[in-house]
RNA sequence: GAUUUUCUUCGGGGCAGGGUGUAACUCCCUACCGGCGGUGACAGCCCGCGACUCACGCAUACAGCGUGACUGAUUUGGUGAAAUUCCAAAGCCGACGGUUAUAGUCCGGAUGGUAGAAGAAAUCG
Numbered sequence: 001g002a003u004u005u006u007c008u009u010c011g012g013g014g015c016a017g018g019g020u021g022u023a024a025c026u027c028c029c030u031a032c033c034g035g036c037g038g039u040g041a042c043a044g045c046c047c048g049c050g051a052c053u054c055a056c057g058c059a060u061a062c063a064g065c066g067u068g069a070c071u072g073a074u075u076u077g078g079u080g081a082a083a084u085u086c087c088a089a090a091g092c093c094g095a096c097g098g099u100u101a102u103a104g105u106c107c108g109g110a111u112g113g114u115a116g117a118a119g120a121a122a123u124c125g
Base pairs, nucleotide, nucleotide: 001124002123004122005121006120007119008118009117010116017029018028019027031105032104033094034093035049036048037047038046044092045091053069054068055067056066057065058064074090075089076088077087078086096108097107098106
């Protein structure tokens, strides 16, 4: 310096105020939040990945592994060599189950899992 393997640690935020009502952090006004990698320049809404669910296959006492399906949302202007990423303005989006009443924000699966990040060891040169 490189590569693969193993191990360790880390790895998601948010309902403040008001209204109606028997009842709402779920409705209405309004508020708040934004995982990971990439991208000529910093991204919730550009590309891709992950979480939920389902199907098939493998394995099976379970746990699980692999493949596939499913998988939300942005425009205008400005600066610049370069930005749907910055600045200005106006918008938009958010799994499943539960609930005295409909949930991105409450409770639950989850003291879980994962994209991945950092470090260590081994190996090769």